[in-house]
Context: one part of a larger RNA
Molecule: large-subunit ribosomal RNA, domain I
Organism: Nitrososphaerota archaeon
RNA sequence: CUGUAUGGUGAAUGGCUUGGCUUGGGAUGGCGACGAAGGGCGCGGUAAGCUGCGAUAAGCUCCGGGGAGACGCAAGCAAUCUUCGAUCCGGAGAUACCCGAAUAGAGUCCAAUCCACGGGGACUGCCGCAAGGCAUCCCUGUGUUCCGCAAGGAACGCAAACCCUGGGGAAGGAAACAUCUGAGUACCAGGAGGAAAAGAAAUCAAUUGAGAUCCCGUUAUGUAGGGGCGACCGAACACGGGAGAGCCCAAACCGAAUCCUUGCCCGAAAGGGCCGGGAGAUGUGGGGUUCGCAUCAGCAUAUGCAACCUUGAGAACGCGCGGCCGAACUUGCCUGGAAAGGCAGACAAAAUAAGGUGAUAGUCCUGUAGGCUGUUCGAGCUCGUGGUUGCGCUGCGUGCAGAGUACCUGGCUUUGGCAGUGGCUAGGGAAGAUGGGGGAAAGCAGCCCCCAAGGCUAAACACAACCCAAGACCGAUAGAGCACUAGUACCGCGAGGGAAAGCUGAAAAGUACCCCGAAAGGGGUGUGCAAAGAGCCUGAAACCAUCCAGCU
Numbered sequence: 001c002u003g004u005a006u007g008g009u010g011a012a013u014g015g016c017u018u019g020g021c022u023u024g025g026g027a028u029g030g031c032g033a034c035g036a037a038g039g040g041c042g043c044g045g046u047a048a049g050c051u052g053c054g055a056u057a058a059g060c061u062c063c064g065g066g067g068a069g070a071c072g073c074a075a076g077c078a079a080u081c082u083u084c085g086a087u088c089c090g091g092a093g094a095u096a097c098c099c100g101a102a103u104a105g106a107g108u109c110c111a112a113u114c115c116a117c118g119g120g121g122a123c124u125g126c127c128g129c130a131a132g133g134c135a136u137c138c139c140u141g142u143g144u145u146c147c148g149c150a151a152g153g154a155a156c157g158c159a160a161a162c163c164c165u166g167g168g169g170a171a172g173g174a175a176a177c178a179u180c181u182g183a184g185u186a187c188c189a190g191g192a193g194g195a196a197a198a199g200a201a202a203u204c205a206a207u208u209g210a211g212a213u214c215c216c217g218u219u220a221u222g223u224a225g226g227g228g229c230g231a232c233c234g235a236a237c238a239c240g241g242g243a244g245a246g247c248c249c250a251a252a253c254c255g256a257a258u259c260c261u262u263g264c265c266c267g268a269a270a271g272g273g274c275c276g277g278g279a280g281a282u283g284u285g286g287g288g289u290u291c292g293c294a295u296c297a298g299c300a301u302a303u304g305c306a307a308c309c310u311u312g313a314g315a316a317c318g319c320g321c322g323g324c325c326g327a328a329c330u331u332g333c334c335u336g337g338a339a340a341g342g343c344a345g346a347c348a349a350a351a352u353a354a355g356g357u358g359a360u361a362g363u364c365c366u367g368u369a370g371g372c373u374g375u376u377c378g379a380g381c382u383c384g385u386g387g388u389u390g391c392g393c394u395g396c397g398u399g400c401a402g403a404g405u406a407c408c409u410g411g412c413u414u415u416g417g418c419a420g421u422g423g424c425u426a427g428g429g430a431a432g433a434u435g436g437g438g439g440a441a442a443g444c445a446g447c448c449c450c451c452a453a454g455g456c457u458a459a460a461c462a463c464a465a466c467c468c469a470a471g472a473c474c475g476a477u478a479g480a481g482c483a484c485u486a487g488u489a490c491c492g493c494g495a496g497g498g499a500a501a502g503c504u505g506a507a508a509a510g511u512a513c514c515c516c517g518a519a520a521g522g523g524g525u526g527u528g529c530a531a532a533g534a535g536c537c538u539g540a541a542a543c544c545a546u547c548c549a550g551c552u
Stems, first nucleotide, its partner, number of pairs: 001550003005546004014537001015503002019474002021471006029463001030158002038099003041054003045077002049073002060093006069081002105114002116142007124135004143156005162193001163191005172181002177228001203210002214242004225233002246456003249402001253286002257284001258279004263274004292400004296395004304391006311384004317378002320375006329345001330361001331344004346363002348352001354366003407428007435451005490497002510536001513524004
C1' cells in the first nucleotide's frame, strides 16, 4: 500500500407521530371608559423557563356533574387536602397591582414612572381647653370632542380577510417613447357589518312583450364597441339557474286634534287617565304616495275582518357546552419476556369507526351504533287574557305631485359608450300632467315606455380570525418559520431578519455491592427478552485505528 474482518466516529436510512397543510361545514363573526387587544411586575415550601393566576395572586364563593385519589408541564424531597365528596368538568359570581385608547397634570434618549387638587370615610399618633388642624390609611371624582337648558349620555382604541367611501403611484408592456397600458391595481386615509353595497323604473324591449336589486352560467374560449384603430381594452339586451318582498315621506286638504316628561291614579303587563313643565304655526299630528292622490257630491259598512303588542298555560324543537346508559370469550392448548399471534371451540352486531392495552383484540379498557339527561341561548307554534291600530266604490270640475334641478355650451376626468356612459367644474337656464324624461348620431313627425331632482328594505352572492369534520396531503433537510421554553435564542441603532433542536425500556426495574483510579472512566456483579445505559430505536457511507493475509 491492497484485501477481508473487528472496532471507533458519524449520522443517513427504515419504522413511528405529539405537529402541520388543504378542503368542506358552522343557527361562529367581535372585544373596549363596567378600562380592551397587548404588555410590565409579581404570586409556589424549594421555582430559572412555560402554563395558570393578580396583593383574596398555579387561586376565592355558589349551583350542577362526577366518584377516588389529588397537590399544572415536572419525574425529587418535605408538608398538606380528600367519601363531612377533594383534584377535575360545565355554569354563574368575587378579586383583578402598574402600563396601554389611557382619560386629573406631567412623562426628559427610556410605556410599566413622577406628582397634584376636590369629596367621603376609618380610627391611630401629635398639637390644641375646645372647635379643629397636621400626619397615616381606605374609597372616589377631576381627559378631549359631540348631544343636551340641565341632570346626564355617547364616541375615542384593537381585530384575519371580506365591504363601502375619499385620495392614488411606479416598474413593466407598447420590442424606443409621449396619447395608451399597467390601473382606479399596489398603497394611504375614513367608516360599517356579520356580511357590506345595491334595490322597487323619469328601466328595458320593439309592434310580441318583460317587470326592484344582487349572484352564477351564457351571450362573448372575446360579440357590439373603444384604441398612436398600435399594444391592448371590452359591455348590454335576451336566455338558463340561485334567491325572492315590498314599503315610507314632501305636497294638496284639515290646522294643535301631536310628542317628551317630574309627580299622582288604574292595570299582572302592554297600555290608559289627570295636574304641572317642555317641544311645536319656520307646522306636531291626521291625510296621502302612482293600479296616482286630495277636495266636493253620491252610494256602501263594522256585534265583522286583519296586523301588531302584552301576559298566562301547553306541547315540543334546534345549536352550543357538560354528564349518563350502552352487546358479545379474558375458553383450552402451543410459541414467547409479554398473546391481541397459531391451532381448536364459542358468542355479539342499529355497535367489524378509531385509539389504548408487554406483538396483530368485534367480544380486556376508552369508545362506536342507538338512547337518556342537565343547562344556556334561539326562532317560532297552539289555545286563552287584556290592549293599540287599520279597513271600500262611482263621478264633473278644481287643486297637488321633490329647481339653480332637468336641459344646453366649454373644460377636466371616467366608461366598451363611439355619436359622449357616469361624475366634477365655469357659464346659461325650463315646464307643471293639454306637462316632463327616455327609446345608442342629429333634427322633425308618429308610435311605445316611464314619472327624475326625498328616504327605507330580508334572502340568494364575499371573507376566514374562531369552532368542528374529512383527506388516492406531509411525516422531522418534509409538513407551518415553529411537532421541543418559537416569532424563542441570536443578528440589526431601527424598520426588520430569524434558526437549530422529536424517539431508553412493556415497566426506571435508570446498574445495589466489590475492585482499580484524584476524577472521568473501566473491570466484576446485578436489572432487563435485549444494555436498549440516558451523547440512550434502527445505526449506511465518507473518515480513523487495529488483527490477519499478500505485495513493496